[in-house]
RNA sequence: GGAGUCCGCCGGGCGGCCGCGGGAGGUUCGCCUCUCGAGGAAAGUCCGGACUCCAAAGGGCAGGGUGCUGGGUAACGCCCAGGCGAGGCGACUCGCGGAAAGUGCCACAGAAAACAGACCGCCCUUCGGGGCAAGGGUGAAACGGUGAGGUAAGAGCUCACCAGCGGAUCGGGCAACCGGUCCGGCUCGGCAAACCCCACCCGGAGCAAGGCCAAGCAGGAAGCGUUCGAGGACGGCCCGUCCGAGCUUCCGGGUAGGCCGCACGAGGGCUCGCGAAGAGCCCCGGUGGGCCGCAAGGCCCUCAGAGAGAUGGUCGCCGCUCCGGCUUCGGCCGGAGCACAGGAUCCGGCUUACAGGCGGUCUCCUCCG
Numbered sequence: 001g002g003a004g005u006c007c008g009c010c011g012g013g014c015g016g017c018c019g020c021g022g023g024a025g026g027u028u029c030g031c032c033u034c035u036c037g038a039g040g041a042a043a044g045u046c047c048g049g050a051c052u053c054c055a056a057a058g059g060g061c062a063g064g065g066u067g068c069u070g071g072g073u074a075a076c077g078c079c080c081a082g083g084c085g086a087g088g089c090g091a092c093u094c095g096c097g098g099a100a101a102g103u104g105c106c107a108c109a110g111a112a113a114a115c116a117g118a119c120c121g122c123c124c125u126u127c128g129g130g131g132c133a134a135g136g137g138u139g140a141a142a143c144g145g146u147g148a149g150g151u152a153a154g155a156g157c158u159c160a161c162c163a164g165c166g167g168a169u170c171g172g173g174c175a176a177c178c179g180g181u182c183c184g185g186c187u188c189g190g191c192a193a194a195c196c197c198c199a200c201c202c203g204g205a206g207c208a209a210g211g212c213c214a215a216g217c218a219g220g221a222a223g224c225g226u227u228c229g230a231g232g233a234c235g236g237c238c239c240g241u242c243c244g245a246g247c248u249u250c251c252g253g254g255u256a257g258g259c260c261g262c263a264c265g266a267g268g269g270c271u272c273g274c275g276a277a278g279a280g281c282c283c284c285g286g287u288g289g290g291c292c293g294c295a296a297g298g299c300c301c302u303c304a305g306a307g308a309g310a311u312g313g314u315c316g317c318c319g320c321u322c323c324g325g326c327u328u329c330g331g332c333c334g335g336a337g338c339a340c341a342g343g344a345u346c347c348g349g350c351u352u353a354c355a356g357g358c359g360g361u362c363u364c365c366u367c368c369g
Stems, first nucleotide, its partner, number of pairs: 001365004006360005012318007020037007039340001043351002046349005051206004063202005068082005083096005097197002102195002104191003119136002121132004144162006163187002165184008210260004219251006231243004264285002267283006286303001288301005319338008
């Protein structure tokens, strides 16, 4: 210098004007002031939980999910570390229970696709047949490999070595697993996102959950009243005039509507409290901002929450990228562009989308010293 690998981060900045939603304060009710106001994915709603209501003795069946081992966690299908296998020169990446419990399936080609079998072939023959699986060929996959013995020809048929599998045992490791010794010719294909087996987990619905308050209408009860006139209208009161058969109070459920749930944290401690209910305080940690400090850091303040709709627009300057022109090669001028996308109960993950850029780890190749 080039090519890669893994991890983390940013994802425009400042200012002016106009505008939007929440909260607090002020107000001459017109409005004004202060303050807070989206993301790394707020997304998909795919997993896991908190919370809420409903259901529920216990056990089993059915159904669904997960699947190497250990750890983390509120929990997970997530994360971390490790094991084995596969790929890569490598950094590294990808995969993961059981096929020796049973059933089933394995296109095409091929003789044969799994308790083997025999097309060509080899051997024997009394030519009827019998023995064999070394070689050929097919396929994604063909029943261990090499050599020797053996035979009519052959074959783990026998033997040696190698490879695999199973059993016993020893050592290491929490474990997955790894290493060694001995034995058994045992040689046994693949598929479980086919049924299945084994182990573990799983009640249902979801903030439109759910709780509280509660007009009007309807219902129930009591009281008062119908020329012994309740009640209403005529602006308040008295008188008066008119209308007049209902009026008033309470009760339960509950519609509209309103309020809560609902706002930094699933961390630690203390106090009040009958209390694991609830409330308050302190510490720890986080977000954003201000001030101090060279820095490490310290101090203070703040914390979106809705109505199915708020966080935007515009202008200027700067920044980055690209294009064109000029150039005294330092730059200058002009133009275009700056993604993906936006909460709605909250949280932990995963996945997917994303212009451009930054930082770090490690690997391979090449060059120079």

Bacterial RNase P class A from an Actinomycetota bacterium, 369 nucleotides, folded computationally. The gene name in the source record is rnpB. The coordinates come from a structure-prediction model, not an experiment, and the mean pLDDT is 78.